Small-subunit ribosomal RNA, central domain from an uncultured prokaryote, 344 nucleotides, folded computationally.
Context: one part of a larger RNA
RNA sequence: CUGGGCGUAAAGCGAGCGUAGGCGGUUAGUAAAGUUGGAUGUGAAAGCCCGGGGCUCAACCUCGGAACUGCAUUCAAAACUCACUAACUAGAAUUCGGUAGAGGAUAGUGGAAUUCCUAGUGUAGAGGUGAAAUUCGUAGAUAUUAGGAGGAACACCAGUGGCGAAGGCGACUAUCUGGACCAGUAUUGACGCUAAGGCUCGAAAGCGUGGGGAGCAAACAGGAUUAGAUACCCUGGUAGUCCACGCCGUAAACGAUGUGUGCUAAUUGUCGCUGACCCCUGCGGUGUCGCAGCUAACGCAUUAAGCACUCCGCCUGGGGAGUACGGUCGCAAGAUUAAAACUC
Repeated sequence: CUGGGCGUAAAGCGAGCGUAGGCGGUUAGUAAAGUUGGAUGUGAAAGCCCGGGGCUCAACCUCGGAACUGCAUUCAAAACUCACUAACUAGAAUUCGGUAGAGGAUAGUGGAAUUCCUAGUGUAGAGGUGAAAUUCGUAGAUAUUAGGAGGAACACCAGUGGCGAAGGCGACUAUCUGGACCAGUAUUGACGCUAAGGCUCGAAAGCGUGGGGAGCAAACAGGAUUAGAUACCCUGGUAGUCCACGCCGUAAACGAUGUGUGCUAAUUGUCGCUGACCCCUGCGGUGUCGCAGCUAACGCAUUAAGCACUCCGCCUGGGGAGUACGGUCGCAAGAUUAAAACUC
């Protein structure tokens, strides 16, 4: 390489858009590139293989055949693939009418709570813990009442509920905006699928500049615990967490399950739409259970890990190592690509 694989053994890129490429619906015709058959030429000799022969045999030598699976030219065939022409509507898209939704962006508004400030009442404790202490408090704390400031998050509703490609999204209102689903009419007429490179998005932490800072809280300090305690517990507390702009580009980025299409028993919840409005039907999601089948087993099972096809990515014993070196990217942290010696 071929092969065999990728839920958990090594292996699905974090996700999407899309270029090249690969693959691609139905009918008819043309052509004949692929394809199939025939003919001719060529495919050196030696060697290999088969059958004879010669050295006493063998190795060796020699004769004949076969083979040389290929290439070129030419004559045919037309099912399939390709190409071209003409058409179709089942894929795809557009259109009209509805529907649900924490989908996204911006601006504004709201209430509960924590903290702080001011004022009142009030007096000796309060906090905290397994128990304590550090800590706060007679300069009046804790508690309680009223007022104010500021930041962050949105209880209940809330649901294996919803939306989104993934990351993710949860108070309310407005504006702008993406997608999906259902029912129906009409239109275009294969316009499709996948996707190397490429581009975009991408939790948290981290970085840069400027704001902001209530609570929480790496680092740090103190108090405990302990043989020790650079921890777990407690009292404090700075980055950070928040906003704007720019970077980073990684996660157990998980369903550890790439995308698309078709086919293959049932059962029972739930969400959206629909037809009938009592049950119930159809479509699209989201769960449970379960047959055939699959699986090493666990389990999966119309939301497949079943039966098939398409395209991409990836794996090939453990360690060394997702490391070194080099390249690319980054302000840095580092990311990405990615070995070998050696060893078992």

Background: Rfam family: Bacterial small subunit ribosomal RNA. The coordinates come from a structure-prediction model, not an experiment, and the mean pLDDT is 89.